This is a predicted complex of two RNAs, RNase P RNA and transfer RNA, with 452 nucleotides together. Rfam match: Bacterial RNase P class A. It is annotated as a ribozyme. Its mean pLDDT, the model's own confidence on a scale to 100, is 76.
RNA sequence: CGAGUUAACUAGGCAAUCGCUGUUGGUCUUUCUAUAUAGAAAGCUCGAUGGAGGAAAGUCCGGGCUCCACAGGGUAAGGUGCCAGGUAACGCCUGGGAGGCGUGAGCCUAUGGCUAGUGCAGCAGAAAAUAAACCGCCUUUAAUAGUUCUGGUUUCCAGUUCUUGAAAAGGUAAGGGUGAAAUGGUGCGGUAAGAGCGCACCGCGUUUUCGGUAACGAAAACGGCAGUGUAAACCCCACCUGGAGCAAGACCAAAUAGGGAUCCUAUGGCGCUACCCGCGUUGGAUUCGGGUAGGUCGCAUGAGGUUCAUGGUGACAUGAACCCUAGAUGAAUGAUUGUCCAAGACAGAACCCGGCUUAUCGGUUAACUCAAUUU
RNA sequence: GGCUGCGUAGCUCAGUUGGUUAGAGCACAGCAUUCAUAAUGCUGAAGUCGUUGGUUCGAGUCCAACCGCAGCUACCA
Repeated sequence: CGAGUUAACUAGGCAAUCGCUGUUGGUCUUUCUAUAUAGAAAGCUCGAUGGAGGAAAGUCCGGGCUCCACAGGGUAAGGUGCCAGGUAACGCCUGGGAGGCGUGAGCCUAUGGCUAGUGCAGCAGAAAAUAAACCGCCUUUAAUAGUUCUGGUUUCCAGUUCUUGAAAAGGUAAGGGUGAAAUGGUGCGGUAAGAGCGCACCGCGUUUUCGGUAACGAAAACGGCAGUGUAAACCCCACCUGGAGCAAGACCAAAUAGGGAUCCUAUGGCGCUACCCGCGUUGGAUUCGGGUAGGUCGCAUGAGGUUCAUGGUGACAUGAACCCUAGAUGAAUGAUUGUCCAAGACAGAACCCGGCUUAUCGGUUAACUCAAUUU
Repeated sequence: GGCUGCGUAGCUCAGUUGGUUAGAGCACAGCAUUCAUAAUGCUGAAGUCGUUGGUUCGAGUCCAACCGCAGCUACCA
């Protein structure tokens, strides 16, 4: 200098003018209450001060919070899935194991179990799940054809040698071909040809020992090889899950026809929201009609943040000091102009947090890797 | 804001436990029939199964992420 990997930060700056909104201070106005100058509320105006994000998003997970009978037992249903730890909790994070990718730093993995059971494996192919013989190879019985030699009564016959080998019976999974997948791989021996048939190495399985909390790893011995794949197929095993959601819910004010129709009916209905038991309650469901649609709280101090110290490989935990940082309800955070440069991306809170995922122009920092060059 | 459901031909819908040409009706095009039109008969075209990735030998179907659309949702008696 180039190409990368991982982690973290940042997200246009400055100035002027005009606005929006929360909180707060003052003047003034109006209303109410008590009463003779005090309190409360609302409004106008003038000041001060705060005012989106790393994802506020998707709503995919997990919690807090609130209500439903403080939610008991069983079944079903759903979710997660190597091991250990962290956490309020998780499908998240950290560390480790195994497998895969990369020269490497590193990255990826829905990564339990098809030697519990069941299902499925189209087409092609001989055969697709208690394996199987299409071609090929080999053996036996050998027709047929050619041929060597010998003998005889010599245009022929008989025996015999070497080849060819239709057909049948049997052996064979080494080779060909089909397929995503063909019942361990390589080599040597062995055999009629072959084959774990035998042996060596590799793979695999079982047992034992050792290391490790564990997943798992290493070594030794034994076994001649176990029936392939699929569990994001049913399922088995282990663990987890009550339901609804701030339009939850609480209070104040206002208003009202506290109704009509249909259906269910006490072994019933409803409440807990798939079913049963148990418990509580005595009406419930649908629909038509009626009324109010205003305010306060929930709602911003929280599993909060920053810095330091300690423990831990780390996620994280503990302690100390300091800080308070949007809160609307037609819903604010904007517009215009000037200027600087690296020329500004994705995008807008609505009860709140922890994660994941997705979108994102760029810029900066740290650690590390590879290659080349120079010293 | 919260919750729920859906996406297959121009339109309305099927598609079984994953198995290889994804079907049906209406509409459209051509031919026949008719003097002509309709109806009828025959034939044909038309699909990125919303998009992308994964599991699998194989995905419209199973899983995940994303995109689009629709619906429900105040209180009182």